[in-house]
Model confidence (mean pLDDT): 82 of 100. The RNA shown here (small-subunit ribosomal RNA) has 1413 nucleotides and comes from an uncultured Bacillota bacterium. Its Rfam family is "Bacterial small subunit ribosomal RNA". Gene Ontology terms of the family: structural constituent of ribosome and ribosome.
RNA sequence: UACCAUGCCAGUCGAACGGUGCAUAGCGGAAAGGAGAUUUCGAUUUCCAGGAAGUUAUGGAUAGUGGCGGACGGGUGAGUAACGCGUGGAGAACCUGGCUCAUACAGGGGGAUAACAGUUAGAAAUGACUGCUAAAACCGCAUAAGCGCACGAAAUCGCAUGAUUUUGUGUGAAAAACUCCGGUGGUAUGAGAUGGCUCCGCGUCUGAUUAGCUAGUUGGAAGGGUAAAAGCCUACCAAGGCAACGAUCAGUAGCCGGCCUGAGAGGGUGAACGGCCACAUUGGGACUGAGACACGGCCCAAACUCCUACGGGAGGCAGCAGUGGGGAAUAUUGCACAAUGGGGGAAACCCUGAUGCAGCGACGCCGCGUGAGGGAAGAAGCAUUUCGGUGCGUAAAGCUCUAUCAGCAGGGAAGAAAAUGACGGUACCUGACUAAGAAGCCCCGGCUAACUACGUGCCAGCAGCCGCGGUAAUACGUAGGGGGCAAGCGUUAUCCGGAUUUACUGGGUGUAAAGGGAGCGUAGACGGCUUAAUAAGUCUGAAGUGAAAGGUGUGGGCUCAACUCGCAAACUGCUUUGGAAACUGUAAAGCUAGAGUGACGGAGAGGUAAGCGGAAUUCCUAGUGUAGCGGUGAAAUGCGUAGAGAUUAGGAGGAACACCAGUGGCGAAGGCGGCUUACUGGACGAGAACUGACGUUGAGGCUCGAAAGCGUGGGGAGCAAACAGGAUUAGAUACCCUGGUAGUCCACGCGGUAAACGAUGAAUACUAGGUGUGAGGGAGCAAAGCUGCCUGGUGCCGAAGCAAACGCAAUAAGUAUUCCACCUGGGGAGUACGUUCGCAAGAAUGAAACUCAAAGGAAUUGACGGGGACCCGCACAAGCGGUGGAGCAUGUGGUUUAAUUCGAAGCAACGCGAAGAACCUUACCAGGUCUUGACAUCCCUUUGACACAUCCGUAACGGGAUGGUUCCUACGGGACAAAGGAGACAGGUGGUGCAUGGUUGUCGUCAGCUCGUGUCGUGAGAUGUUGGGUUAAGUCCCGCAACGAGCGCAACCCUUAUCCUUAGUAGCCAGCAGGGAAGCUGGGGACUCUAGGGAGACUGCCAGGGAGAACCUGGAGGAAGGCGGGGAUGACGUCAAAUCAUCAUGCCCCUUAUGAUCUGGGCUACACACGUGCUACAAUGGCGGAGACAAAGGGAGGCAACUACGUGAGUAGGAGCGAACCUCAAAACGGCCGUCUCAGUUCGGAUUGUAGUCUGCAACUCGACUACAUGAAGUCGGAAUCGCUAGUAAUCGCGAAUCAGCAUGUCGCGGUGAAUACGUUCCCGGGUCUUGUACACACCGCCCGUCACACCAUGGAAGUUUGUAACGCCCGAAGCCCGUGACCCAACUGAAAGAGAGGAGCGUCAAGGCGAC
Repeated sequence: UACCAUGCCAGUCGAACGGUGCAUAGCGGAAAGGAGAUUUCGAUUUCCAGGAAGUUAUGGAUAGUGGCGGACGGGUGAGUAACGCGUGGAGAACCUGGCUCAUACAGGGGGAUAACAGUUAGAAAUGACUGCUAAAACCGCAUAAGCGCACGAAAUCGCAUGAUUUUGUGUGAAAAACUCCGGUGGUAUGAGAUGGCUCCGCGUCUGAUUAGCUAGUUGGAAGGGUAAAAGCCUACCAAGGCAACGAUCAGUAGCCGGCCUGAGAGGGUGAACGGCCACAUUGGGACUGAGACACGGCCCAAACUCCUACGGGAGGCAGCAGUGGGGAAUAUUGCACAAUGGGGGAAACCCUGAUGCAGCGACGCCGCGUGAGGGAAGAAGCAUUUCGGUGCGUAAAGCUCUAUCAGCAGGGAAGAAAAUGACGGUACCUGACUAAGAAGCCCCGGCUAACUACGUGCCAGCAGCCGCGGUAAUACGUAGGGGGCAAGCGUUAUCCGGAUUUACUGGGUGUAAAGGGAGCGUAGACGGCUUAAUAAGUCUGAAGUGAAAGGUGUGGGCUCAACUCGCAAACUGCUUUGGAAACUGUAAAGCUAGAGUGACGGAGAGGUAAGCGGAAUUCCUAGUGUAGCGGUGAAAUGCGUAGAGAUUAGGAGGAACACCAGUGGCGAAGGCGGCUUACUGGACGAGAACUGACGUUGAGGCUCGAAAGCGUGGGGAGCAAACAGGAUUAGAUACCCUGGUAGUCCACGCGGUAAACGAUGAAUACUAGGUGUGAGGGAGCAAAGCUGCCUGGUGCCGAAGCAAACGCAAUAAGUAUUCCACCUGGGGAGUACGUUCGCAAGAAUGAAACUCAAAGGAAUUGACGGGGACCCGCACAAGCGGUGGAGCAUGUGGUUUAAUUCGAAGCAACGCGAAGAACCUUACCAGGUCUUGACAUCCCUUUGACACAUCCGUAACGGGAUGGUUCCUACGGGACAAAGGAGACAGGUGGUGCAUGGUUGUCGUCAGCUCGUGUCGUGAGAUGUUGGGUUAAGUCCCGCAACGAGCGCAACCCUUAUCCUUAGUAGCCAGCAGGGAAGCUGGGGACUCUAGGGAGACUGCCAGGGAGAACCUGGAGGAAGGCGGGGAUGACGUCAAAUCAUCAUGCCCCUUAUGAUCUGGGCUACACACGUGCUACAAUGGCGGAGACAAAGGGAGGCAACUACGUGAGUAGGAGCGAACCUCAAAACGGCCGUCUCAGUUCGGAUUGUAGUCUGCAACUCGACUACAUGAAGUCGGAAUCGCUAGUAAUCGCGAAUCAGCAUGUCGCGGUGAAUACGUUCCCGGGUCUUGUACACACCGCCCGUCACACCAUGGAAGUUUGUAACGCCCGAAGCCCGUGACCCAACUGAAAGAGAGGAGCGUCAAGGCGAC
């Protein structure tokens, strides 16, 4: 990919011409032949037949000459940012073949040349030479109505250069024939029509990181040139021309009618159809012609392809088909000139890949079909299921119909005016026939209509955005079902819309992106009042144009529609012209309200320069004086006995100006602060005068512009980057300290930036109020003052309005107008490159690639803070006792092991599940054994049992043998049980507590958590619930846009403390009686006690405080006083907290095993680490003796008195008691008496040895206890840490559950019985209010940078490759004009001469080359 094999796409005319074949018909009559005659036998001659050459005519064909046409039709969009295109004009500056009309003509000559013939070169293409010939080919002459040219004259017209008409003189130029006799053709002139050419106004993409461009450039006059104006070209003269309203340059692009989209305005686009332009392999050039600088013509150069005899030639599909290539992708090497057109011709006719048709392509639009009715056993099948069913589903089958399309058969058009039909036996019509031949694609999480199952398991994958997938995925894949569209459906790409998200219609800039740092001012934009003009803008009428097609409306034709035809309206535009005069503009005349001017007045850190002043710091000198000074959180470096610091006096020097001082003043902003003087800018007030719109804003431009910084020269007290030292720290290139240089200061320059901020550009006008302050001026009054007003500043609060909210609110962020600047998601980046400025530092201007789905603002609710305020809690503090050190017990981690089963993990796991592992438990390990199973339900067969007992055997279970034999009956059988069998199933302490229920822990017994209605807010939300008090308490009171209510708090419940009452045994015993002296007995209910019912406490009373409140403090009385003590009781919620191993349960997994069973082992291991406890370390104690006082509980496979035995654990008997009766049972600490005397002990009891007891099939692994002996560590415990506020801590014993046995653990019970709390600064936790926040998985948050790895993007890189084509120079083809023309020459002139006329040849410009970019 503007690259191409092959065929076709432009020819036609014999009525222009000369030839040449062919056919027919004439004329003509040769040769050979036959028959005669004659014959010297060589021949001659007559007739018949034959028909050649030649010639004439007609028909038809045609290479060549000639004419017309090849400039149309057809294709493509490379180039072009241009008068190329669109639109409207102009040509008084032009041309126009064929066509139409009109006028006038066509007389008479000449010389050639193709064809043809001959010779000849070449492979071919193509020629060369000689000779002949015709014309409507070519060339003179004649004629000229009219035409052209030159010089004149008159009239008329036009804005003008000028034009038109009439006319005079001179001068120039024409023609072609043919015929069927009808006509056709020719020449000249004029007119028309058509087509073209040129010029002009307006419109027509992007970039300023392209700002200057231009020498034929701009103009003049002269010449040339063209159909025609013109620097179009040439010489000369002048120095112009274009440009911020965007020149030049660069990039991209054919333009338009239209098409797509959009409510429109717009945005995008330029396929088909139509108009214009440009091009024809690339570049250049002309010829011919009416018309070309020519797609199927010529010449030259270049590239490519082909032929070749190597010498040389040929070609141009961006015509129609077609091929190759390229590509995601685009068709037949078809039929016909029948129709509509075109060319030629007088015509017949010929040509026409224009065109009409057909073929291919669901590429688009439109229409139609793939069946209709009826049909429930709701079939089969598939899917699902809670296993009952449900869905596909009247869907199918079976039954009854119909025939659009397709298939078969018959008929058969219009398109065509007389003939002529490619399409085509096509459209259409009719008949018979069969439900037959005819449905797919996408989707089903939300947006968005449509859901389930299985598979998968952050994998595979999906995805337009949000996002889905980590074992129950409506989101992946498949299936069933469903939804949508339908001969299509989905994806991708592009454009518009939604997007008011570039905002003309129709946006913004305090904080979201966005006001220039400030002023002066140029161009520009906008601009006060009055008057009369004008008519550019504006408005209105009319005319022309706005091609057709398309689109819109309305009708018509194909069965409908798509499609097509008619008519209408529209085409919002441009031009011309008539009118209007309000507004804008323009020019004119005025005005004073805007603006300005001079005179008067006061205020001010306004600016510049010079001078002066005091306080303070530092330094120097001198005096006094002695040991420290200085500095910090604490120190050290540093200074000081060579005399510091302190203090006194004197001096030097630099910088800054306390108090006054004030959201006070001045200035454009930056900024300005001791005092005085000089010079100087601006604002303000008051009232007259003057000028007369002189105004506002302001792109570029100019000026000013903090601090730091730079240059030159001064100055340098203090301070102080850098730097040094000392500290701090894990480190500390920091914060703190000691020093200290640039700098800070001055003069003159540069620089030009800041959170240069009110994060708010300038100007003008308008729009409720209130209250301060500083300047000036009026007014009133009773005047050192007070009140009220005006102007221009500077603050606060606030209405309307605005605003996303916050907020702003006359100093606007309100309502309007004018002008400027700026913004358009975050990052990259205010970076890179380029340019300008600068001494430099750097400043100004200012992107893209790439990347993210956000970044951001304001406000809300929480959470958090080494933020704030208030309050509470054994939170700290004040105390008492512990832990952490020792030994042991127990749990955990770790390690080990065949197994050391599993769970619990900060508080809130760790004497926890476990209220009790020797077997069992037991879930773990090793080994043995069973497989419908140890356990449940159902079925079949057999037996009558089963249980139980005995024996064999085993490590044991399993296994084998013997004995034993049930109940009911209607006699059929049934109930029940066992054995065997088949399968449904059982079973699982297997997984998932992140699938769950239930239960529990924790914040926390903290005081909170919410709702309804109302109100406020755009909303999230707020209010209530905040505030002032008070409480243990969101407890109560008061106030309040809130009023009420709920869950929590409190109370109601249990227990305990006091009293009353009822009852009185197994409890009690005051009084009475008995008595064996024991409440034992009679008796009693008084008391204790038991257990039912009541009372009591409520700030009820008093005083003070407080707000005549709630409530607080104190008091009285009372057993108890302000919640009397204790318990039960745990709001909304948090922690994916704990538990699938209590139980239940979804899903997954195992099924001769992950199930079941048996024996043995393990859970009890042991270098070590941690938690919780016990016992101690002793004299407030140990030991011995004698002797007192509880409560609450338990007891029948039990508690057991009592007696006997044993040192003892216990044993042998055994009364009583199922318990206010009997029993466990002794309470212990304490008190009394005695001993020990500070020691590793008469403390402490571990460990170990021996001998025993008990439980139990069984104490080896692995129980508890007893006796004797042994007698370890330990002398009060580091850092750290725990509990406790009163009958509490501490200390002492007792009981129970579990349990055959096993407690230092757990749960209860009573005995003895303290100390301390000033207080809320701090630690921890919690509550309320408030504040900040970039957190919301909520600070265990969020988040920054480097590095490791990769190389997707970008950049660099040794290199490699392509493109552009300005400018300069050199060489320079074809070809036009011009010049020249030794040379050549049929027509015409000439007597001749090549003399005129004519011609060949030779001299400026393309591609290319070199330099360059």